[in-house]
Formats: sequence, C1' cells, structure tokens
RNA sequence: UCCGAAAAGGGCAAACCCGGCGAAAGCUGGGGGCGCAAAGCCACGGGUCUACCUCCCUUCCCCUCAGGGAUACGACAGCCGGGCUACCGGAC
Repeated sequence: UCCGAAAAGGGCAAACCCGGCGAAAGCUGGGGGCGCAAAGCCACGGGUCUACCUCCCUUCCCCUCAGGGAUACGACAGCCGGGCUACCGGAC
C1' cells in the first nucleotide's frame, strides 16, 4: 500500500416493543437481532425524508382555524460518492 478466504479476541445493532425528547423527519436509554470488515467519525457533492416557521392556494377587506401545495436553515453516515481515523489476519 492492497485485500478480507480461513482464524482468534471481540465490536456495532435493522425491524419490532417499552420509557424520554422533538411540530415532524428523527434522536436517545433499555429490550431485541436483520445484518455489517469501518454499520467508527465528518452533512462536503448527489439523493431521500420531514415542514414548527415563511410563501402560495381553497379564500372573501383583514385575521384565526382547517385542508392542500412549495420551501431547509431540520434529519438520515445502515442510500451512493468523497474526506479523516482504526483492531485482527493475509499478500506485497
């Protein structure tokens, strides 16, 4: 530097359930275990999800409520790419 066939010590933890936080996406603690060789970390590019706020429509002089639409500054690193770091083993 590249690789993960076999091995050891092990590590992480999807869905789902319970508690907490949040408007939501989602996060978090416990249980659980589908999977993972970076399923460790970083929202930088793409992507996806959400919409408290803002704007538009239903809608009318104005406002509120409700419904619908648009929107990230919110979220996802277990969607892809990229960056940083690392255990064990193997090859060079």